[in-house]
Transfer RNA from a Bacteroidales bacterium, 72 nucleotides, folded computationally. The same sequence occurs in records of 2 taxa. The source organism's lineage runs through Bacteria, Pseudomonadati, Bacteroidota, Bacteroidia and Bacteroidales. Rfam family: tRNA. Its family is annotated with triplet codon-amino acid adaptor activity in the Gene Ontology. The coordinates come from a structure-prediction model, not an experiment, and the mean pLDDT is 82. The RNAcentral record of the sequence draws on ENA.
């Protein structure tokens, strides 16, 4: 260069074009606890960027970047 594939809370990981964008670890708070850990409850957190198709796009097309694989 060329093909292909991946990007979604802080991290890991779902989500038939109609979802309040789910969970699990992590973090705040509260409850229990003499204290701490442990269990319970509760709460914040996110679709890489732009652009089109559509009544609606994480989801489907294009383009840019980062990143993995493969090729002469």
């Nucleotide at each position: 260069g060329c093909a292909g594939g991946a990007u979604u809370c802080g991290u890991c990981u779902a989500a038939c074009g109609g979802u309040u964008a789910g969970g699990a670890c992590g973090g705040a708070a509260g409850a229990u606890u003499c204290u701490c850990a442990u269990u319970c409850u509760u709460c914040a957190a996110a679709u890489a960027g732009g652009a089109g198709u559509u009544c609606g796009a994480u989801u489907c097309u294009c383009c840019u970047a980062u990143c993995c694989u493969g090729u002469a």